[in-house]
RNA sequence: CCGUGCUAGACGGGGCGUUAGCGGUGCCUUGAAGUCCGCCUUUCGGUGGAUGGACCUGCAACCCGCUGCAGCAGGGUUUAACCCCCCGCCGAGGCGGCCGCGGCGAACGGAAGGGCGACGCUUCGAGACGUAGACGGCCGGGCCCCGUGCGACGGACGCGGGUGAACCCCGUCAGGACCGGAAGGUAGCAGCGGUAAGCCCGGCGGUCCGGGCGCCGCGGGUCUCCCUGGCCCGAGUCGAGAGGCGGCGAAACCCCGCCGUCGCGGUCGUCGAACCCGGGGUGCACGG
Numbered sequence: 001c002c003g004u005g006c007u008a009g010a011c012g013g014g015g016c017g018u019u020a021g022c023g024g025u026g027c028c029u030u031g032a033a034g035u036c037c038g039c040c041u042u043u044c045g046g047u048g049g050a051u052g053g054a055c056c057u058g059c060a061a062c063c064c065g066c067u068g069c070a071g072c073a074g075g076g077u078u079u080a081a082c083c084c085c086c087c088g089c090c091g092a093g094g095c096g097g098c099c100g101c102g103g104c105g106a107a108c109g110g111a112a113g114g115g116c117g118a119c120g121c122u123u124c125g126a127g128a129c130g131u132a133g134a135c136g137g138c139c140g141g142g143c144c145c146c147g148u149g150c151g152a153c154g155g156a157c158g159c160g161g162g163u164g165a166a167c168c169c170c171g172u173c174a175g176g177a178c179c180g181g182a183a184g185g186u187a188g189c190a191g192c193g194g195u196a197a198g199c200c201c202g203g204c205g206g207u208c209c210g211g212g213c214g215c216c217g218c219g220g221g222u223c224u225c226c227c228u229g230g231c232c233c234g235a236g237u238c239g240a241g242a243g244g245c246g247g248c249g250a251a252a253c254c255c256c257g258c259c260g261u262c263g264c265g266g267u268c269g270u271c272g273a274a275c276c277c278g279g280g281g282u283g284c285a286c287g288g
Base pairs, nucleotide, nucleotide: 001288002287003286004285005284006283009078010077011076012030013029014028015027016026020067021066022065023064024063034051035050036049037048038047039046040045055075056074057073058072059071084281085280086279087278088277093271094270095269096268097267098266099265100264101263102262103261104260105259108257109256110255113254114253116249117248119246120245121244122243123242124241127238128237129236136232137231138230139229140228141227142226144221145220146219147218148217149216150214151213153210154209155208156207157206158204159203160201161200162199163198169194170193171192172191177186178185179184
């Protein structure tokens, strides 16, 4: 160096999540074989796209298995290098930090600007009133409040009238009763007459009290908000609404700040599949 037989290894990888950790299951990414279609090519083959989802069987998955040799058990294929192992280049993608922009959310803070509110000053001003007298000034009245008089109304009392007691009120008491020898006397029902309490009165120039009473009177107060009269003066007065300026207030909303979350972009870090490429490493036996 060649040949034969075997063995370790391999028969997908990576990120995130989960876990003390590892593998599987989950999510994302990459995309071997195979299949289909198109193009180039005499052929071998090359190239573009689509699909596909990584040897088989069993066990479990809001769970299972394992412990640094980090699924278990059994079978199959392939093989010491294109194929196994390590490093590098490139780099899909994932994760993390920071920055920026945007969306959404609740509460907090702010008040420069917008918007809102009341105020002050100011400008314009529809319309109304006004020489049949505005504004202003003076003197009153009403409205409002307090007290009081009178009237009315109501109540109580008083006065007047009427009525008013089977007996337990009065008078007179027929009849009858009782006492008496008689004369006579006694009590007394009904009736008649009267009276008390009580009751009634559409009776009263009576007394006292009261009020959701009064085109009523008197005194006082208040006062220019409102209504109104007189006098003086002699030309303005009120004002819907709109604008400007100023300081102030509030914070529903726009806005500013802060916080959280989501998305996008940038940057830094970290892990890193596939393709291509580069460097290195890894057996045994027998025969020639």